[in-house]
Context: one part of a larger RNA
RNA sequence: CUGGGCGUAAAGCGCGCGUAGGCGGAAGGACAAGUUAGGGGUGAAAGGCCUGGGCUCAACCUGGGAACUGCCUCUAAAACUGUUUUUCUAGAGUCCGGAAGAGGAUGGCGGAAUUCCCAGUGUAGAGGUGAAAUUCGUAGAUAUUGGGAAGAACACCGGUGGCGAAGGCGGCCAUCUGGACCGGAACUGACGCUGAGGCGCGAAAGCGUGGGGAGCAAACAGGAUUAGAUCCCCUGGUAGUCCACGCCGUAAACGAUGUGUGCUAGCCGUCGGGGCUUUGAGCUUCGGUGGCGCAGCUAACGCGAUAAGCACACCGCCUGGGGAGUACGGCCGCAAGGCUAAAACUC
Numbered sequence: 001c002u003g004g005g006c007g008u009a010a011a012g013c014g015c016g017c018g019u020a021g022g023c024g025g026a027a028g029g030a031c032a033a034g035u036u037a038g039g040g041g042u043g044a045a046a047g048g049c050c051u052g053g054g055c056u057c058a059a060c061c062u063g064g065g066a067a068c069u070g071c072c073u074c075u076a077a078a079a080c081u082g083u084u085u086u087u088c089u090a091g092a093g094u095c096c097g098g099a100a101g102a103g104g105a106u107g108g109c110g111g112a113a114u115u116c117c118c119a120g121u122g123u124a125g126a127g128g129u130g131a132a133a134u135u136c137g138u139a140g141a142u143a144u145u146g147g148g149a150a151g152a153a154c155a156c157c158g159g160u161g162g163c164g165a166a167g168g169c170g171g172c173c174a175u176c177u178g179g180a181c182c183g184g185a186a187c188u189g190a191c192g193c194u195g196a197g198g199c200g201c202g203a204a205a206g207c208g209u210g211g212g213g214a215g216c217a218a219a220c221a222g223g224a225u226u227a228g229a230u231c232c233c234c235u236g237g238u239a240g241u242c243c244a245c246g247c248c249g250u251a252a253a254c255g256a257u258g259u260g261u262g263c264u265a266g267c268c269g270u271c272g273g274g275g276c277u278u279u280g281a282g283c284u285u286c287g288g289u290g291g292c293g294c295a296g297c298u299a300a301c302g303c304g305a306u307a308a309g310c311a312c313a314c315c316g317c318c319u320g321g322g323g324a325g326u327a328c329g330g331c332c333g334c335a336a337g338g339c340u341a342a343a344a345c346u347c
Base pairs, nucleotide, nucleotide: 003319004318005317006316007301008300012315014201015200016199017198021194022193023192025088026087027086028085029084030083031082033081034080035077036076037075038074039073040072041071042070049065050064051063052062053061054060091191092188093187094186095184096183097182098181103177104176105175106174107173108172109171110154114150115149116148117147118146119145120144121143125136126135162169163168206247207246208245209244210243211242215241216240220236221235222234223233258314259313260312261311262310263309266292267291268290269289270288271287272286273285274284275283276282296303297302320347321346322345329340330339331338332337
């Protein structure tokens, strides 16, 4: 490089936007670059191949032929690709009407619980465990009542429910704001798909500066357990968890399944709409989300209109195990480290 592959064997970038590029709907016209046909020129000789000949044969030498699949040029064709032009509306988008939602951001409000503080009642225990102890408590704890403060999270509703590209999003209200969906068919007229680089977003942990700190809790301390116990259990407890701004850029970032489009039996549930209606848990249609299942696919498991079926377009990735997602170099980062990414050697 080719071939074969990428749910679980190696392999889908964490996700999006989008540049170049690749690919691209219907009808008519023009051109003739690609394409096709025919002609001409060229494609040195030698070698190789085919067929003859010469050394007794062969190697070797030699005649002829074919081939040289290519390039240039002329003529012709116009289906396909391309270029250009005219037109179209089925793709894509706009508009109008409707309607669902923890989609995002900011500000405000609420109750339950927890801890702490003050006060009342009250007395000897409380707490914790397998059992204990460390711990708290006669300086009055635990329990209980009233008052106050603080921070964080939002029980029930809640649902293989919803929304979002992914990460993710859950009390209530307001403001600002993104997207999808259904119906109409008024408008644009291919404006599309994918997307190397690039840019942006990106859980948790971690980092910087400044706040905040109730609960929880790496580290740490003590008590237990144990042969030991640098664990599991218990009592404490600091970073952190929270907020603002700025970094980091990773994950079993998972559906371990890239994006888009078309086609291919049925059945049952559920969410958001539309139509019909004899108003019946009725029929039907579009968009999501689940469970079975035919064909088909699969090594099997399983997938099965939300495909892992049948196809097309484009991107990414894989190529035995270890060494190693490491070294070196480069780029990025405050650092932690990230991205890119080998080889020797070895089985």
The part of an RNA shown here (small-subunit ribosomal RNA, central domain) has 347 nucleotides and comes from an uncultured prokaryote. The full RNA is in RNAcentral, with records from ENA. Model confidence (mean pLDDT): 89 of 100.